[in-house]
């Protein structure tokens, strides 16, 4: 050096999460890589850190180490943005009110503001009216029992005559009904009424003086109050790109790797 047979080892790796820690099942990534069984209220282990069974390759394109590159993941930072909750301090918006009087209106020389003087509205008393109730007046009814007249009958009387008196008739009382025209009394959630007094300057209205504004309907401005979560702010949660850091698959490069027998 060649050939044969073995052995170490390999037959996927990585990230996050879980865990005292490691690996696996599950998730994500890389991209093609032996099979079976077990396993998330989990399975197997302990720094030699999946276990059990079977199979293939095998010292190199395949095993081991280092470097580069870098998919992807983690952490941190400062942004952009979505959703949601809170909050009316600020801005905005809706509403209400104050003030102003610039615009548009309305009103005013057929007389504004202002001043002054009456009346009303308000309160008290009295009156008047009206209403309601009661009484009187009036009409009608109304008694075996009251009054008048009393047929018949009764009584007294010699008679003339007289007396009491039932029914009937007439009247009336208590009482009832009606009329409410008139009179009186009482009352009030009565009044386009009258008189007197008071209160008040708010409103309405008349007269006189006066001689040009007045009003605030609307737009606007200002301030206040109340609300509203649109902006801003705070909390939570998600998406996205950037920077730093960390792990890092795939890929590329460099280096390393055992035993036996025979020639």
């Nucleotide at each position: 050096u060649c050939a044969u047979g073995c052995u170490a080892g390999a037959c996927g790796g990585g990230g996050a999460a879980c865990u005292g820690g490691c690996g696996g099942c599950g998730c994500c990534u890389u991209g093609u890589a032996c099979c079976c069984g077990c396993a998330a209220u989990c399975c197997g282990c302990c720094a030699u850190a999946g276990c059990g069974g079977g199979g293939u390759c095998g010292a190199a394109u395949u095993c081991c180490c280092c470097c580069u590159c870098g998919a992807g993941g983690g952490u941190c930072g400062a942004g952009u943005u979505g959703c949601u909750c809170g909050a009316c301090a600020c801005u905005g918006c809706c509403g209400u009110g104050u003030u102003c009087a610039a615009g548009c209106g309305g009103u005013g020389c057929u007389g504004a503001a202002g001043a002054u003087u009456g009346g009303g509205u308000c309160c008290u008393g009295c009156g008047c009216g009206g209403c309601a109730g009661g009484a009187g007046c009036c009409u009608c009814c109304g008694a075996a029992u009251c009054c008048g007249u009393c047929a018949g009958g009764u009584c007294c009387g010699g008679g003339a005559g007289g007396a009491a008196g039932c029914a009937g008739c007439g009247g009336u009382a208590a009482g009832g009904a009606g009329u409410c025209a008139c009179u009186c009394c009482u009352g009030g959630g009565c009044g386009u009424c009258g008189c007197a007094g008071g209160a008040g300057c708010g409103c309405c209205u008349g007269g006189u003086c006066g001689g040009a504004g007045c009003u605030g309907g609307u737009u606007g401005a200002u301030c206040a109050c109340a609300g509203u979560a649109a902006g801003c702010c705070g909390g939570g949660u998600g998406a996205u790109g950037c920077g730093a850091u960390u792990c890092g698959a795939c890929a590329g490069g460099g280096g390393g790797u055992g035993c036996a027998u025979g020639a």
This is a predicted structure of a 263-nucleotide RNA (Bacterial large signal recognition particle RNA) from a Chloroflexota bacterium. It is recorded under the gene name ffs. Rfam family: Bacterial large signal recognition particle RNA. It is annotated as a non-coding RNA gene. Rfam describes the family as follows. The signal recognition particle (SRP) is a universally conserved ribonucleoprotein involved in the co-translational targeting of proteins to membranes.